[in-house]
Annotation
A computed fold for an 89-nucleotide RNA from a soil metagenome, annotated as c-di-GMP-I riboswitch aptamer.
């Protein structure tokens, strides 16, 4: 980045799966997308199981609810790295 060409990815949604949950994974399905291919570096979302802390409760504990938290996710939010396929003007 062209109304080009070989191809390619696949939301939302339905199954099955793994997972505390956000969500990955595999099948179908395509709303899109020129890096929608990697990467959590930077900024932004998203979850809170473990853990702290207040509460209630309790004989003490446990359970129960409320908060705070990333060590957990998102690369199809944006940026930055880095790696590619076609190619007209």
């Nucleotide at each position: 980045g062209a109304c080009a060409a070989c191809g390619g990815c696949a939301a939302a949604c339905c199954c099955g799966u793994c997972g505390a949950a956000a969500g990955g994974c595999g099948g179908g399905g395509a709303c899109g997308c020129a890096a929608a291919g990697c990467u959590a570096c930077g900024a932004g979302g998203c979850u809170a199981a473990a853990g702290c802390u207040g509460c209630u409760g309790u004989u003490u504990c446990a359970c129960g609810c409320a908060g705070c938290c990333a060590u957990g996710c998102c690369a199809g939010u944006c940026g930055g790295g880095u790696u590619g396929c076609c190619g007209a003007a």
The sequence is in RNAcentral, with records from MGnify. The prediction has a mean pLDDT of 87.